[in-house]
Context: one part of a larger RNA
RNA sequence: GGAUGAACGCUGGCGGCGUGCUUAACACAUGCAAGUCGAGCGAGAAGGCUAUGACUGAAUCUUCGGAUGAAGGAUUAGCUGGAAAGCGGCGGACGGGUGAGUAACGCGUGGGUAACCUGCCUUGUACAGAGGGAUAGCCACUGGAAACGGUGAUUAAUACCUCAUAAAACUAAAGCUUCGCAUGGAGCUAUAGUCAAAACUCAGGUGGUACAAGAUGGACCCGCGUCUGAUUAGCUAGUUGGUGGGGCAGCGGCCUACCAAGGCGACGAUCAGUAGCCGACCUGAGAGGGUGAUCGGCCACACUGGAACUGAGACACGGUCCAGACUCCUACGGGAGGCAGCAGUGGGGAAUAUUGCACAAUGGGCGAAAGCCUGAUGCAGCAACGCCGCGUGAGUGAAGAAGGCUUUCGGGUCGUAAAACUCUGUCCUAAGGGAAGAAUAAUGACGGUACCUUAGGAGGAAGCCCCGGCUAACUACGUGCCAGCAGCCGCGGUAAUACGUAGGGGGCAAGCGUUAUCC
Numbered sequence: 001g002g003a004u005g006a007a008c009g010c011u012g013g014c015g016g017c018g019u020g021c022u023u024a025a026c027a028c029a030u031g032c033a034a035g036u037c038g039a040g041c042g043a044g045a046a047g048g049c050u051a052u053g054a055c056u057g058a059a060u061c062u063u064c065g066g067a068u069g070a071a072g073g074a075u076u077a078g079c080u081g082g083a084a085a086g087c088g089g090c091g092g093a094c095g096g097g098u099g100a101g102u103a104a105c106g107c108g109u110g111g112g113u114a115a116c117c118u119g120c121c122u123u124g125u126a127c128a129g130a131g132g133g134a135u136a137g138c139c140a141c142u143g144g145a146a147a148c149g150g151u152g153a154u155u156a157a158u159a160c161c162u163c164a165u166a167a168a169a170c171u172a173a174a175g176c177u178u179c180g181c182a183u184g185g186a187g188c189u190a191u192a193g194u195c196a197a198a199a200c201u202c203a204g205g206u207g208g209u210a211c212a213a214g215a216u217g218g219a220c221c222c223g224c225g226u227c228u229g230a231u232u233a234g235c236u237a238g239u240u241g242g243u244g245g246g247g248c249a250g251c252g253g254c255c256u257a258c259c260a261a262g263g264c265g266a267c268g269a270u271c272a273g274u275a276g277c278c279g280a281c282c283u284g285a286g287a288g289g290g291u292g293a294u295c296g297g298c299c300a301c302a303c304u305g306g307a308a309c310u311g312a313g314a315c316a317c318g319g320u321c322c323a324g325a326c327u328c329c330u331a332c333g334g335g336a337g338g339c340a341g342c343a344g345u346g347g348g349g350a351a352u353a354u355u356g357c358a359c360a361a362u363g364g365g366c367g368a369a370a371g372c373c374u375g376a377u378g379c380a381g382c383a384a385c386g387c388c389g390c391g392u393g394a395g396u397g398a399a400g401a402a403g404g405c406u407u408u409c410g411g412g413u414c415g416u417a418a419a420a421c422u423c424u425g426u427c428c429u430a431a432g433g434g435a436a437g438a439a440u441a442a443u444g445a446c447g448g449u450a451c452c453u454u455a456g457g458a459g460g461a462a463g464c465c466c467c468g469g470c471u472a473a474c475u476a477c478g479u480g481c482c483a484g485c486a487g488c489c490g491c492g493g494u495a496a497u498a499c500g501u502a503g504g505g506g507g508c509a510a511g512c513g514u515u516a517u518c519c
Stems, first nucleotide, its partner, number of pairs: 001519004006515005013390006019383002021348001026346003030343003035090003040087002047080005055072002059068003097301003106226008116218002121214007129163004139152005169194004174189006199206002227273003234264003239261008276298004280291004303324005326337004354380001356379003362376001363374004393423004403414004427460001428456006437446001463508005468489003474503005484491002
């Protein structure tokens, strides 16, 4: 000098764009953050319409016994309606958060799989025949304070099961062609065996099943690189390799039985400490050094530890089970919970924001669609936290006013500075108009915002640090090794340009200084 997710002191006008718990991966009240499909299924509350009309009963007639009966209306039936719940499908593995752990194929980079999987999507081929038994819900009874259940009866499906069919695929052994460094791969041929389905619709169209190819996403393996310590020198028994078996989507000590005795290490094994990695960011002429906030890619984690289930995909943040700590409820028998999602609270700290608006846009889930959901996202609020831009006025103005400071008492200086006069209108205030962003038939949170027009009037808007040398900027008074200053050298003990105040001056400016950290 440059830089920062900064903090502190003094000060503070506006706008744009960014950024904002670096500490306790500490504990969390409350609300919201993942649903959706009635064009898969049965059932169906409230409400509405029509009919019915127990009962109440105005009014009228009356021979006073009663008769007729407007209006209201329980109930019942039909039509409609479609809430809550349930079965079923798809999605809750994305999106969002955090950086605890991890020195590792975790990350970066370059390869490999003749050792693999891939829902939805695209293209193509082929197919969809027949039947069956249940079970939620509802209903009845019943246990429990609750959470949550139990028994019986009954019912549906694109839920489940059986049979049939099998082009393709797969398996088995065989033949042919061809290719590979090897185990072997690819293609073709015939044989045997195995595996499927769900429909809706007039139609258009939407789905289902099997397979192939593609796309996307993932899994695994290898080379190289990736902090510090030797005051850590030896480490290792599933350890290193082989065979058989198991397991997996798949290779593999991944697991297991047996056999062999290997494997790693001063080119630093093991152990210990520290740490998410990278694109990037800061600095520097570069080489390098430092950092890993925001944004993007990968990884890991979800109160702590462990486990599997479902599924194309998880060993699953707002799923399940077990154990533990903690908090809450309880009828003491037993239950409920997990903000490192968005806000917000307590705590810690030098220190970090609103319990806001909207799905209008972009994107995501479901749906044929309308649409619903979306604290992703778009916006607004708070904060000079940062960068950038603008303003706090411009011109004229010497009797060099008053006043301050100083003085050799003549003057000098603040100083064209002010006053005064003439203007301007960025920002500001008031009034009026008023978007783009929307792809329109419609739909704008932002927002009556940006912007435009008119009017008003210099009015409302300057501070901070420094002035001995380094280092731009000097005098007076006070103080008297005191009080104090200080980045280094050093100032202060009676004439202090170094302390304090004043005047003057220098620097930067809505900031200026200080502290911390990096080059």
Annotation:
The part of an RNA shown here (small-subunit ribosomal RNA, 5' domain) has 519 nucleotides and comes from Wukongibacter sp. M2B1. The prediction has a mean pLDDT of 86. RNAcentral holds the full RNA, with entries from ENA. The organism belongs to Wukongibacter, within Bacteria.